[in-house]
A computed fold for a 92-nucleotide RNA from an Acetobacteraceae bacterium, annotated as Glycine riboswitch aptamer. The model forms 90% of the base pairs in the Rfam consensus. NCBI's taxonomy places the organism under Bacteria, Pseudomonadati, Pseudomonadota, Alphaproteobacteria, Acetobacteraceae.
RNA sequence: UGACCCCAAGCGGGAGAGCAGCGGCCGCGAGCCGCCGCCGAAGGCGCAACCGGCCCCCGGAAACGCUCAGGCAAAAGGACCGCUCGAUAGGG
Numbered sequence: 001u002g003a004c005c006c007c008a009a010g011c012g013g014g015a016g017a018g019c020a021g022c023g024g025c026c027g028c029g030a031g032c033c034g035c036c037g038c039c040g041a042a043g044g045c046g047c048a049a050c051c052g053g054c055c056c057c058c059g060g061a062a063a064c065g066c067u068c069a070g071g072c073a074a075a076a077g078g079a080c081c082g083c084u085c086g087a088u089a090g091g092g
Stems, first nucleotide, its partner, number of pairs: 001090001007086001009084005018036001021035005037072003043068001044066003050060004
């Protein structure tokens, strides 16, 4: 001096699903417990599309699938996108 990507931080946007369902407890609250129904965009898992390699084996692995976790009024969270910014690699 300085990054496309990766990582970190800040700001903004950000979906779905129960009329906050049914029963019980309760300080009568949006709480707690149990039950059923449902959602997928934290995370996790997959015998999984796809990609790569020394190729009939191995590795990586999705916004796909599962629904363990999480969620189904608000709040919080939230993959992902945009902007800002830091660090680092590299260069001089």